[in-house]
Molecule: SAM riboswitch aptamer (S box leader)
Organism: Sphingobacteriales bacterium JAD_PAG50586_3
């Protein structure tokens, strides 16, 4: 860093550092910030993608494998505003929907 699957309208705070912008991308906006953001640490939450376990039930000759419930120890993640809207197609009288590509995450893989 290349591929691929799968999700992305829910959910969640405070210290200290630190100081001007910021909220990935080109348009158009709209927030957010010296009443201190964006970021870094830290402690806490939040939430369930890998793992190790735990109950159930089902296959198995045995080791074992699937499934679902719970939980959260160990690996990430995340904690204004829908991925903040939107942008490129489609349908639509208008509100609006629907899909694509982009992006994040997580898990495999080059």
């Nucleotide at each position: 860093u290349u591929c691929u699957u799968a999700u992305c309208a829910a959910g969640a705070a405070a210290g200290a550092c630190g100081g001007a912008g910021g909220g990935a991308a080109a348009u158009g906006g709209c927030c957010c910030g010296a009443u201190g953001a964006u970021g870094u640490c830290u402690u806490g939450a939040c939430a369930a993608c890998c793992u190790a376990g735990u109950u159930a039930c089902g296959c198995u000759u045995a080791g074992g494998c699937g499934u679902a419930a719970a939980a959260a120890a160990g690996g990430u993640g995340c904690c204004a505003c829908a991925u903040c809207c939107u942008g490129c197609c489609c349908c639509a009288a208008c509100c609006g929907g629907g899909g694509a590509u982009a992006g994040a995450u997580a898990a495999g893989u080059u």